[in-house]
RNAcentral holds the sequence, with entries from MGnify. A computed fold for a 77-nucleotide RNA from a soil metagenome, annotated as c-di-GMP-I riboswitch aptamer. The prediction has a mean pLDDT of 88.

RNA sequence: GAUAUGGGCAAACCCACCGCGAGGUGGGGACGCAAAGCCGCGGGCCAGGUGAUCAACCUGGCAGCCGGGCUGCCGAA
Numbered sequence: 001g002a003u004a005u006g007g008g009c010a011a012a013c014c015c016a017c018c019g020c021g022a023g024g025u026g027g028g029g030a031c032g033c034a035a036a037g038c039c040g041c042g043g044g045c046c047a048g049g050u051g052a053u054c055a056a057c058c059u060g061g062c063a064g065c066c067g068g069g070c071u072g073c074c075g076a077a
């Protein structure tokens, strides 16, 4: 980061399975993505629990919420 090359990933939804749940895995499927590759470091959001059903804390989740770190393909302006 381009009317480029070769490609890559895969939202919602559906099916099966796992999980108390958020959510995850596989298959189908494409809304999109120049890092929509990896990392829970910071913020945020979501779930479970304690609690005076407040605050706060603990545990878990979301990398396609943002920031940050690491790595990668191509090579026009």
Stems, first nucleotide, its partner, number of pairs: 001074001008033002013028006031064001037070003041067003044062007